Source information
Predicted 3D model of a 72-nucleotide RNA (transfer RNA) from Terfezia boudieri ATCC MYA-4762. Its mean pLDDT, the model's own confidence on a scale to 100, is 82. Rfam family: tRNA. Rfam describes the family as follows. Transfer RNA (tRNA) molecules are approximately 80 nucleotides in length. The sequence is in RNAcentral, with records from ENA and Rfam.
RNA sequence: GGUCAAAUGGCGCAAUGGUAGCGCGUUGGUUUUCGGCACCAAAGGUUGCAGGUUCGAGUCCUGUUUUGAUCG
Numbered sequence: 001g002g003u004c005a006a007a008u009g010g011c012g013c014a015a016u017g018g019u020a021g022c023g024c025g026u027u028g029g030u031u032u033u034c035g036g037c038a039c040c041a042a043a044g045g046u047u048g049c050a051g052g053u054u055c056g057a058g059u060c061c062u063g064u065u066u067u068g069a070u071c072g
C1' cells in the first nucleotide's frame, strides 16, 4: 500500500428500513438481626465521526477515524 470485518448505556452482546432491547453491573424499595439470595422499580444510549438516499436509517450509499484479520 491492497482487501475484508468491527465500532450500539459502566462491561458483554442483540435489533426484517417502522417506539433502540437483553444479560451482568449501578441506585432505590420489599424481605433479612446484618449481609447474601430472591422479587419489584428506576437511572443510564445524540448507535465512532461527517454527509447523502428515504415519509422514516443502528440497518442502505459516500467519505473519514480507530481497532483487528489477511495479502504483498
Base pairs, nucleotide, nucleotide: 001071002070003069004068005067006066007065010024011023012022013021018055026042027041028040029039030038048064049063050062051061052060